[in-house]
Context: one part of a larger RNA
RNA sequence: GGGUAGUUAAGGAACUCGGCAAAUUAACUCUGUAACUUCGGAAAAAAGAGUGCCAUGUACUUUAAAAUUAUGUGGUCGCAGUGAAUAGGUCCAGGCGACUGUUUAUCAAAAACACAGGUCUCUGCUAAAUCGUAAGAUGAUGUAUAGGGGCUGACACCUGCCCAGUGCUGGAAGGUUAAUAGGAAAAGUGCAAGCUUUGAAUUGAAGCCCCAGUGAACGGCGGCCGUAACUAUAACGGUCCUAAGGUAGCGAAAUUCCUUGUCGGGUAAAUUCCGACCUGCACGAAUGGUGUAACGAUCUGGGCACUGUCUCAAUUACCCGCCCG
Numbered sequence: 001g002g003g004u005a006g007u008u009a010a011g012g013a014a015c016u017c018g019g020c021a022a023a024u025u026a027a028c029u030c031u032g033u034a035a036c037u038u039c040g041g042a043a044a045a046a047a048g049a050g051u052g053c054c055a056u057g058u059a060c061u062u063u064a065a066a067a068u069u070a071u072g073u074g075g076u077c078g079c080a081g082u083g084a085a086u087a088g089g090u091c092c093a094g095g096c097g098a099c100u101g102u103u104u105a106u107c108a109a110a111a112a113c114a115c116a117g118g119u120c121u122c123u124g125c126u127a128a129a130u131c132g133u134a135a136g137a138u139g140a141u142g143u144a145u146a147g148g149g150g151c152u153g154a155c156a157c158c159u160g161c162c163c164a165g166u167g168c169u170g171g172a173a174g175g176u177u178a179a180u181a182g183g184a185a186a187a188g189u190g191c192a193a194g195c196u197u198u199g200a201a202u203u204g205a206a207g208c209c210c211c212a213g214u215g216a217a218c219g220g221c222g223g224c225c226g227u228a229a230c231u232a233u234a235a236c237g238g239u240c241c242u243a244a245g246g247u248a249g250c251g252a253a254a255u256u257c258c259u260u261g262u263c264g265g266g267u268a269a270a271u272u273c274c275g276a277c278c279u280g281c282a283c284g285a286a287u288g289g290u291g292u293a294a295c296g297a298u299c300u301g302g303g304c305a306c307u308g309u310c311u312c313a314a315u316u317a318c319c320c321g322c323c324c325g
Stems, first nucleotide, its partner, number of pairs: 001320008010311002014309001019306001027051005036041001038154001052076008077081001089304007096296002101113002117152007129138003155291004160221003165218002167214005174209003181202001185198005222240005249283001250280001261277005
């Protein structure tokens, strides 16, 4: 000097990115227990009281006796009675995800994955789908209340407009279109018969073009100008463009650049936090929207308690390093 384990006056988060770490709490019995709620919970909510030992009474149960349990009375010891050890700190508000679960073996446990539920789509059984060259197998010794795939993700209230593009499904008149069929015509060669080669029109499926449908398919969901008897704003009007111009709900948000937006709350003082506003750079409805009790080694803000985190350091024990012998 360091490590590990203790203790500490006064203060009590002033520490720090952040109460990280530590401390507090803790067992059993009794009392008592809010908002909210899916009526199950929340809940051990919170907040309190008691607890040793000795003597002795009563009651119930069971009895052969004891014992247990419940409930009194009196006494007694200590600073301290769950006398050591083991044994929740707690409350308020918000984000995300409903939940229990799963995950980066060895830097990430989460808001990621899964999930029950929802929905779309394929599949009529020698099913679809998958593996395999095949035989064959899984699906399934199942049969549409079944099986495969996609998306969403409990529950509650909902899920708007656009089919122009892309995809998918259906349609079949026309156009285009391969091999094939076809063989006009031409060329080479030969004395010729012939042989060889090239080859137009025409024929010709699916597909594509084309015509419809389809968004819980991939996706998309405007601009400018004017207008009300203060001003401001614009229910209203005009115009251009579009397939259609963002509905409900939410909104400086895990999304807001400007931005520490503005107002309110909390603080003596807050770029965080909560509640509003809406000017949404660039929310928005199963790439789900908005809520939501319960749950979470989740993230964020605040309070109480508690403390060597700190003001500000001290000290004890053991160990390590170092020095002396």
Molecule: large-subunit ribosomal RNA, domain IV
Organism: Candidatus Paraimprobicoccus trichonymphae